This is a predicted structure of a 502-nucleotide part of an RNA (small-subunit ribosomal RNA, 5' domain) from an uncultured bacterium.
RNAcentral holds the full RNA, with entries from ENA, Greengenes and SILVA.

Context: one part of a larger RNA
C1' cells in the first nucleotide's frame, strides 16, 4: 500500500458500493413458474330477451351476452437464480477445423393444408384404501391420436457428365425408382399448421500450444493400442460388441499422492515479476449422497420422474410424504457477515391476437463506519495575557486568542411550506431528491503516540517489583521506555491492534 476483515475505543450526516471467506451443515414458515377459453368438450355464472300461469306482481319454463374455471392440448418449466462440492481435464485461456454435425422460437423465401377413423380424460355409476393415491364399467371433444390421398429443390439407391479440395471425399447438373406432410381458431384484421431452401441464434465434437506441488511416486496399461465386421448417435470415434493383431504411455516425469473450479481480471511492484480469483462479466461443474433413463429442438433435468442409501415428518402399521447451494428466516458451526420488507412503476424473461397474468429476476427500501469519496462539529475580532490546572530557581513560565465576551453565518440541523425527473397515459422508491420560509451556535471527537528507528518532555508513583516490548532493549530510589497527570506530535469520524498478499 491493500483487504468480503475481525477484535479494542469512540461514532454527526449523506452519495455510491460490499456484506456466512467457516458447516455442499440440518431446515419450522411464506413466496420464488406459469400462461393460453382466440386449440376443445364440460361445468359454473347469469346480464338481458321471450312464452304460460294467473292472484298485476309473482311463480314455472325456453334462449343467452359478459365472466370464472378442475380436465384434455399447446408453449414455457433447458431461461432466469444459487452453490464452488467434484474436476489437473480439450475443464478453461487462445488460435484453428467439421467434407463428421444438430438448432425450438425469429428473419426470409418457395410450395402445399384434399378426405377419412378409432380412441380417451373431465362427467356418471359402482367400489378399494386411514391418507397418499387408486380399480372397473359406460359417455364425449380437439390444433390430442392413426391410416389413405397428394409430393420435391427432402431422404436413400443406381448411372452418366462437369468441376473443386490436405485426405477420407465434397459440391452441380441429368434421368430412373422407392419413401415421407399438414390443423384449425376467430371480433375477418390476422394468428396458427406442413414440407423445403437460406441466415440469425445456440448448442455438440476434433485439434496446436499454455495451465500448481511432490521421484522420500518408476514403471503404467486388457477395451488398453491397433485393425475388420455389425450396431448405436444429430455426428467423428473402442462409444459398445464379437473377432484379429500385440500394442499404447513414460525423465520432455507416465502412473501415484496431495492442492485446486478456470479467465477477464484484482492487489502490489520503476518494471521484471510475486500473489490472488470476494463483488461484476464469460465459461464450466453441481443441485440430500449414487446411480438411471423418459419427455423433448435443448435435459440425463435445483422448486420434474423411477431405484437404491442416509436422516425428517405422517400412519388406523397396511402404507405414504419431503429435499432453502432461490429469496427472507431458524438452529448449529464460528472472530465474523443483513430484513420473515415494498413493487412489477422501469429494464428484462414466460405465456396469450390482445386486455393481462406471472416473475425473492430485477428496480427499491430496511440493518451494517464494512469500505471508498465529500460535508459538518462554527467564522471573525478579542490581553485584564483573567480564574483554574501544570511546573518553578517563586521572580516567572505554559496552557493561550484558547475561554469569557463583541459582531456574524446557517452547510448539516429542527419546525412549517411547497415538490419532482425517472413515464406521452402508468411511481414501488416517495411527500423521496430538491426549493423556499422561520429558529438557534445552538445537536455533533475522538484515537494513537511521545528512548532510537519516528514527528512529539516535563512532574510525581513505583523501585529488576509492578509492568512495556515491532526490533534494538527500558525498570535493582533523582526513569524523557512502567503508571497518573501537565504539554506536545500524528490522524481524524474516525483512530489503533491482530491476520493475510505484494
Nucleotide at each position: 500500500g491493500a483487504c468480503g476483515a475481525a477484535c479494542g475505543c469512540u461514532g454527526g450526516c449523506g452519495g455510491c458500493a460490499c456484506g456466512c471467506u467457516u458447516a455442499a451443515c440440518a431446515c419450522a414458515u411464506g413466496c420464488a413458474a406459469g400462461u393460453c377459453g382466440a386449440a376443445c368438450g364440460a361445468g359454473c355464472g347469469g346480464a338481458g330477451a321471450g312464452a304460460a300461469g294467473c292472484u298485476u306482481g309473482c311463480u314455472u319454463u325456453u334462449c343467452a351476452a359478459a365472466g370464472c374455471u378442475a380436465g384434455u392440448g399447446g408453449c414455457g418449466g433447458a431461461c432466469g437464480g444459487g452453490u464452488g462440492a467434484g474436476u489437473a481435464a480439450c475443464a478453461c485461456g487462445u488460435g484453428a477445423g467439421c467434407a463428421a454435425u444438430c438448432u425450438g422460437c425469429c428473419u426470409u423465401u418457395c410450395a402445399g393444408a384434399g378426405g377419412g377413423g378409432g380412441a380417451u380424460a373431465c362427467c356418471u355409476g359402482u367400489u378399494g384404501g386411514a391418507a397418499a393415491c387408486g380399480a372397473c364399467a359406460g359417455u364425449u371433444a380437439a390444433u390430442a391420436c392413426c391410416g389413405c390421398a397428394u409430393a420435391a429443390a427432402a431422404u436413400a439407391a443406381u448411372u452418366u457428365u462437369a468441376c473443386c479440395g490436405c485426405a477420407u471425399g465434397a459440391u452441380a447438373a441429368a434421368a430412373u425408382u422407392a419413401u415421407c406432410a399438414a390443423a384449425g381458431a376467430u371480433u375477418u384484421a390476422u394468428c396458427g399448421c406442413u414440407g423445403a431452401a437460406a441466415g440469425a441464434u445456440g448448442a455438440g465434437c476434433u485439434c496446436g500450444c499454455g495451465u500448481c506441488u511432490g521421484a522420500u511416486u518408476a514403471g503404467c496399461u486388457a477395451g488398453u493400442u491397433g485393425g475388420u465386421a455389425a450396431g448405436g448417435u444429430a455426428a467423428c470415434g473402442g462409444c459398445c460388441u464379437a473377432c484379429c493383431a500385440a500394442g499404447g504411455c513414460a525423465a520432455c516425469g507416465a502412473u501415484c499422492a496431495g492442492u485446486a473450479g478456470c479467465c477477464g481480471g484484482a492487489c502490489u511492484g520503476a518494471g521484471a515479476g510475486g500473489u490472488u480469483g470476494g463483488a461484476c462479466g464469460g465459461c464450466c461443474a453441481c443441485a440430500u449422497u449414487g446411480g438411471g433413463a423418459c419427455u423433448g429442438a435443448g435435459a440425463c433435468a435445483c422448486g420434474g420422474c423411477c431405484c437404491a442409501g442416509a436422516c425428517u415428518c405422517c400412519u388406523a402399521c397396511g402404507g405414504g410424504a419431503g429435499g432453502c447451494a432461490g429469496c427472507a428466516g431458524u438452529g448449529g458451526g464460528g472472530a465474523a457477515u443483513a430484513u420473515u420488507g415494498c413493487a412489477c412503476a422501469a429494464u428484462g424473461g414466460a405465456g396469450g391476437a390482445a386486455a393481462c397474468u406471472c416473475u425473492g429476476a430485477u428496480g427499491c427500501a430496511g440493518c451494517g463506519a464494512u469500505g471508498c469519496c465529500g460535508c459538518g462539529u462554527g467564522a471573525g475580532g478579542g490581553a485584564a495575557g483573567a480564574a483554574g490546572g501544570u511546573u518553578u530557581u517563586a521572580g516567572g513560565a505554559u496552557u493561550g486568542u484558547a475561554a469569557a465576551c463583541c459582531u456574524c453565518u446557517g452547510u448539516c440541523u429542527u419546525a412549517g411550506g411547497g415538490g419532482a425527473c425517472g413515464a406521452u397515459a402508468u411511481g414501488a422508491c416517495g411527500g423521496u431528491a430538491c426549493c423556499c420560509u422561520a429558529g438557534g451556535a445552538g445537536g455533533a471527537a475522538g484515537c494513537u503516540c511521545c528512548g532510537g528507528c519516528u514527528a512529539a518532555c516535563u512532574a510525581c508513583g513505583u523501585g529488576c517489583c509492578a509492568g512495556c516490548a515491532g526490533c534494538c532493549g527500558c525498570g535493582g530510589u533523582a526513569a524523557u521506555a512502567c503508571g497518573u497527570a501537565g504539554g506536545g506530535a500524528g490522524c481524524g469520524a474516525g483512530c489503533g491492534u491482530u491476520g493475510u498478499c505484494c